[in-house]
RNA sequence: GGAGCAGGCCAGACGAUCGCUGCUCGGCCCGCAAGGGUCGGGUGGAGGAAAGUCCGGACUCCACAGGGCAGAGUGCCAGGUAACGCCUGGGCGGUGUGAGCCGACGGAAAGUGCAACAGAGAACAGACCGCCUGUGGCCUUCGGGUCAUCGGUAAGGGUGAAACGGUGCGGUAAGAGCGCACCGCGCCCGUGGCAACACGGUGCGGCUAGGCAAACCCCACUCGGAGCAAGACCAAAUAGGGGGGCGUUCUCGCGGCCCGCGAGGCUCCCGGGUAGGUCGCUACAGCGUCACAGUGAUGUGGCGCGCAGAUGAAUGGUCGUCCACGACAGAACCCGGCUUAUCGGCCUGCUCCGCGC
Numbered sequence: 001g002g003a004g005c006a007g008g009c010c011a012g013a014c015g016a017u018c019g020c021u022g023c024u025c026g027g028c029c030c031g032c033a034a035g036g037g038u039c040g041g042g043u044g045g046a047g048g049a050a051a052g053u054c055c056g057g058a059c060u061c062c063a064c065a066g067g068g069c070a071g072a073g074u075g076c077c078a079g080g081u082a083a084c085g086c087c088u089g090g091g092c093g094g095u096g097u098g099a100g101c102c103g104a105c106g107g108a109a110a111g112u113g114c115a116a117c118a119g120a121g122a123a124c125a126g127a128c129c130g131c132c133u134g135u136g137g138c139c140u141u142c143g144g145g146u147c148a149u150c151g152g153u154a155a156g157g158g159u160g161a162a163a164c165g166g167u168g169c170g171g172u173a174a175g176a177g178c179g180c181a182c183c184g185c186g187c188c189c190g191u192g193g194c195a196a197c198a199c200g201g202u203g204c205g206g207c208u209a210g211g212c213a214a215a216c217c218c219c220a221c222u223c224g225g226a227g228c229a230a231g232a233c234c235a236a237a238u239a240g241g242g243g244g245g246c247g248u249u250c251u252c253g254c255g256g257c258c259c260g261c262g263a264g265g266c267u268c269c270c271g272g273g274u275a276g277g278u279c280g281c282u283a284c285a286g287c288g289u290c291a292c293a294g295u296g297a298u299g300u301g302g303c304g305c306g307c308a309g310a311u312g313a314a315u316g317g318u319c320g321u322c323c324a325c326g327a328c329a330g331a332a333c334c335c336g337g338c339u340u341a342u343c344g345g346c347c348u349g350c351u352c353c354g355c356g357c
Stems, first nucleotide, its partner, number of pairs: 001353010012322007020045011047328001051339002054337004059227004071223005076090005091105001092103004106218002111216002113212002128157002130153003134149006165183006184207001185205003188201005231279004241270006250264005286305008323326001
């Protein structure tokens, strides 16, 4: 100097002016009061993703003795956390020269099942070509060749994503874990590690155990439902409901009449609920910084800070100056994650290549 990897940060800046909205202070007006209206001042006012609503939690209401079944989810190990399918560290596998990156990564020697096309054969497999032995025919230069056939053979070829351990030596008619050595695999033991796992063995087993569990299944662990339009409180007008009292003069019903009962009437009380209002609602797993513990995620403590809270729902318009000319996008109960979108730029650590000293 070039190329790259990981982590973190910013998200046009400054000023003027006119508005919107939360809080607060003051004046004036209304009201017995609570409070309301209006004017003025001060102050706060979107994000790193506010998004998708995919996980987890807090909170609220409903359900719930305990246990089991069914169902759903998660799935190497350890740790962190309020919790998680998240994060950190580690292991294993894959990938890159490397810094690094990626992985639904339990069990296939419990059982069932699946494998398109191609291929002879797809799982206690398989003779298509080839190789070898025997028999028969034909040919022969007598070495053999060739055709047919009974068998043997998984070494070689060919098909496939995958063909029933690999290499070599021996062995054999040709072959074959048939035998042996090494490698691989499984079991056992030892060592290290909390563990996943790794390493080792004059150890055992000739190999039996191929792949798929994002197929059923088995094992382990977790899980009640709905969601702030959750839910709680105050509470009109109108129309219903329940109860008490008054009246039984009038009307209606109990087939016509009498008594009686009931309804209609007046009045008081109670309750549910609608409009409307208040709370939930923004002070908390909060933000910044420092110290300590820890490899780290994170935890503990000190100090400082208060940082949107609407409900027709605010965060905008205009002008000036400057620059690298400005992306994706906007709260609606809150918080922790994940995922997706995103113009440009900055910082820190690290890797590879080239050059110079």